[in-house]
Molecule: c-di-GMP-I-GGC riboswitch aptamer
Organism: Lutispora sp.
RNA sequence: AGAUUAAAUGGCAAACCUGUCGAAAGUCAGGGACGCAAAGCUACGAGUCUAAAGUGGUAUACUACGAUAGUCGGGCUGCUGUAU
Numbered sequence: 001a002g003a004u005u006a007a008a009u010g011g012c013a014a015a016c017c018u019g020u021c022g023a024a025a026g027u028c029a030g031g032g033a034c035g036c037a038a039a040g041c042u043a044c045g046a047g048u049c050u051a052a053a054g055u056g057g058u059a060u061a062c063u064a065c066g067a068u069a070g071u072c073g074g075g076c077u078g079c080u081g082u083a084u
Base pairs, nucleotide, nucleotide: 001084011036012035016031017030018029019028021026034070040076041075042074044073045072046071047068048067049066054062055061
């Protein structure tokens, strides 16, 4: 210096429950751990979810300016230090 990784310290926290905000998706806080080496940050590209307002004119419809970073990719940052 250093992996597509050995271990350790420390970290995060799915489902579910309670409360909070929201029309909803979902967010936030507490509890809780399925997992995570970027499960840190970022809605830039794709995907997915929602549809109050709007369009439409009756429908199980369309639509993101809403949401998701624990769906994938891109960008920015970062712990340990095995093999070699």